[in-house]
RNA sequence: GGGCCCGUAGCUCAGCUGGCAGAGCACCUCCCUUUUAAGGAGGGUGUCGCGUGUUCGAAUCACGCCGGGCUCA
Repeated sequence: GGGCCCGUAGCUCAGCUGGCAGAGCACCUCCCUUUUAAGGAGGGUGUCGCGUGUUCGAAUCACGCCGGGCUCA
C1' cells in the first nucleotide's frame, strides 16, 4: 500500500429492512433495615467515531477521513 470486518450509555452488546435510540450489568434517587448487604419502587445518564452528501426524514444509504482487528503483498 490492497482487501474484509468492527466503532451505539460507564462496560458487554442489540437495532443497520431509513420513521420515538434500546437490553443486561453497573450507576443515581427513594422505601425497607440500627447499619451494610439482600429485597421493593423509580430514573437513560447518549454529538450512534468525525465530516460532507442523498432524502420530508439517516445509527441505518453514498463518499471521504480517523481509530482498532484480521489478511495479502